[in-house]
Context: one part of a larger RNA
RNA sequence: UGUUUAUUGUCUGAGGGGAAGGACCAUUUAGUACGAGAGGAACGAUGGCUCGAAGCCACUGGUGGAUCGAUUAUCUGACAAGGUAUGUCGAGCAGCUACGCUUUAAGAGGUAAGUGCUGAAAGCAUCUAAGCACGAAACUCGCCUCGAAAAGAGACAUAGAGCUCCUGUAAAAGACAGGUUUGAUAGAACUGGGGUGUAAGUAUCGAGGUAACGAGAUAUUAAGCCCGCAGUUACUAAUCG
Numbered sequence: 001u002g003u004u005u006a007u008u009g010u011c012u013g014a015g016g017g018g019a020a021g022g023a024c025c026a027u028u029u030a031g032u033a034c035g036a037g038a039g040g041a042a043c044g045a046u047g048g049c050u051c052g053a054a055g056c057c058a059c060u061g062g063u064g065g066a067u068c069g070a071u072u073a074u075c076u077g078a079c080a081a082g083g084u085a086u087g088u089c090g091a092g093c094a095g096c097u098a099c100g101c102u103u104u105a106a107g108a109g110g111u112a113a114g115u116g117c118u119g120a121a122a123g124c125a126u127c128u129a130a131g132c133a134c135g136a137a138a139c140u141c142g143c144c145u146c147g148a149a150a151a152g153a154g155a156c157a158u159a160g161a162g163c164u165c166c167u168g169u170a171a172a173a174g175a176c177a178g179g180u181u182u183g184a185u186a187g188a189a190c191u192g193g194g195g196u197g198u199a200a201g202u203a204u205c206g207a208g209g210u211a212a213c214g215a216g217a218u219a220u221u222a223a224g225c226c227c228g229c230a231g232u233u234a235c236u237a238a239u240c241g
Base pairs, nucleotide, nucleotide: 008157009156010155011154015146016145017144018143021051022050024048025047026046027045028044034039052104053103054102055101056100060098061097062096063095067091068090069089070088071087072085073084074083075082076081093228107141108140109139114134115133116132117131163241165179166178167177168176185237186236187235188233189232190231191230192229193227194226195225196224201220202219203218204217205216208213
């Protein structure tokens, strides 16, 4: 673009995609069936393990160039506080992840080879000719997903939809999802929670030293600093159009 169909929304599901599953072990069945004995099953049931697949981050681990602390060289005259070397080291929330966790059926239907029932042609026999019953990890469903451009182009509902603006369950741009004062959408503030590990300044102590000075220790101090988290609050911006 089409589908004569405003638009928007909710569906149906022709058809398509997936391998989404595969092995193994143990227990039980059972020291049973079988077998003189020696030996020694299976159907079924249960529990695990492993490979693969999909998803997730409460736990465990990794990362964590948000962050906090320690420390080296050098620069800002010194202290404090910082810059640079993506410096080195110790931790680490969220997020992302696997080494972590969850799921990965049961079953139904029609069949193949095959096994049968009834049964004539052919007074018998015969699974087959009519009819009927079973029968596989294969097939069709069941599970996940796409899918009205399915030209036989479907159905139903529907007066709102979009832009701008604030955003993130989304994201290359579009798109998608949420919000727009009848508001907690984002920021800010506060509270909670979390990370680091006890800030600066001051006071006291401090090996040594005549003294100046002085590594360091204790107290103030579970401090200081920080937060991609949660909640509260219209303070700011979602005004107007």